[in-house]
RNA sequence: UCGUGCUAAGCGGGGAGAUAGCGGUGCCCUGUACCUGCAAUCCGCUACAGCAGGGCUGAAUUCCGACAGGAGGUUUUUUCUUUUCAGUUCCGGGUGGAGGAACGGAACGGUGAAGGUUGGGUCUUGCGCGACGAAUCUUUACUAACCCCGUCAGGCCCGGGAGGGAGCAGCGGUACGUGAAGCUCUUCGGGUGCCGCAAGGGUGCCUGGCCGGAGUCUGCUGCUUCCAUUACGGCCGGGAAGAAGUUAUCGAACGCUGGUGCACGA
Numbered sequence: 001u002c003g004u005g006c007u008a009a010g011c012g013g014g015g016a017g018a019u020a021g022c023g024g025u026g027c028c029c030u031g032u033a034c035c036u037g038c039a040a041u042c043c044g045c046u047a048c049a050g051c052a053g054g055g056c057u058g059a060a061u062u063c064c065g066a067c068a069g070g071a072g073g074u075u076u077u078u079u080c081u082u083u084u085c086a087g088u089u090c091c092g093g094g095u096g097g098a099g100g101a102a103c104g105g106a107a108c109g110g111u112g113a114a115g116g117u118u119g120g121g122u123c124u125u126g127c128g129c130g131a132c133g134a135a136u137c138u139u140u141a142c143u144a145a146c147c148c149c150g151u152c153a154g155g156c157c158c159g160g161g162a163g164g165g166a167g168c169a170g171c172g173g174u175a176c177g178u179g180a181a182g183c184u185c186u187u188c189g190g191g192u193g194c195c196g197c198a199a200g201g202g203u204g205c206c207u208g209g210c211c212g213g214a215g216u217c218u219g220c221u222g223c224u225u226c227c228a229u230u231a232c233g234g235c236c237g238g239g240a241a242g243a244a245g246u247u248a249u250c251g252a253a254c255g256c257u258g259g260u261g262c263a264c265g266a
Base pairs, nucleotide, nucleotide: 001266002265003264004263005262006261009057010056011055012030013029014028015027020046021045022044023043024042034054035053036052037051038050063259064258065257067255072250073249074248077245078244079243080242081241082240083239084238085237087235090234091233092232093230094229095228096227097226098225099224100223104220105218107216108215115211116210117209118208119207120206121205122204123200124199125198126197127196128195129193130192132189133188134187135186137182138181139180140179141178142177148173149172150171151170156165157164158163
């Protein structure tokens, strides 16, 4: 060095989680890697840290170590975005109220504003007048089965008779009362009046005269001050999710480099 047969070893690894710790089952990454059984109110073990049974490969593409690599996970912290909960009224916004000013607009104003002055009205009291209403009054109509009047047919009563008496209906009239009309007189009333007279009061409003000689006014938009309210934005605090960066840690595939036993024969 070659051949044959063995043995160690291997036949996936990793992250988080869980655990005193290790490995596994379940999740995730890598990507293809023997089979069966067990296991989250777990299963099996103890630093040589899954166990039990079977099978295959076998000292190298495959086993072991170092280096490089960096899929992916976990973590620290910063910024941003979104979202949610609670707060605040300091700021902006919305709504409502009160005040101010008078830039703009509107209205009034040389057919004379503000201001001043002087009358009238509006207001109060008294008297009057008118209208209205009620009563009274006047006229008229109706109006009493009997208990009103007159006349009283018939009938009734008294009487020997002459005659007398009461009296219903009807007719005529009237009282109380009722209706209508009138408005002359009288009385009364009041949320009565484009009314008259007298007195008072007042400067708010309307209106006239005179002086005066250019502003007056604020229902509008805007401005400004204050108050209330709302919680839309901002702000403060907490939570969640995502993105980007950052810190730490573990780290698969893949690559490279080194290492690795026994027996027999040639």

This is a predicted structure of a 266-nucleotide RNA (Bacterial large signal recognition particle RNA) from a Candidatus Atribacteria bacterium. The prediction has a mean pLDDT of 77. Its Rfam family is "Bacterial large signal recognition particle RNA". By type it is a non-coding RNA gene. About the family: The signal recognition particle (SRP) is a universally conserved ribonucleoprotein involved in the co-translational targeting of proteins to membranes. A source record names the gene ffs. The model forms 96% of the base pairs in the Rfam consensus. Taxonomically the source falls in Atribacteria (Bacteria, Pseudomonadati, Atribacterota).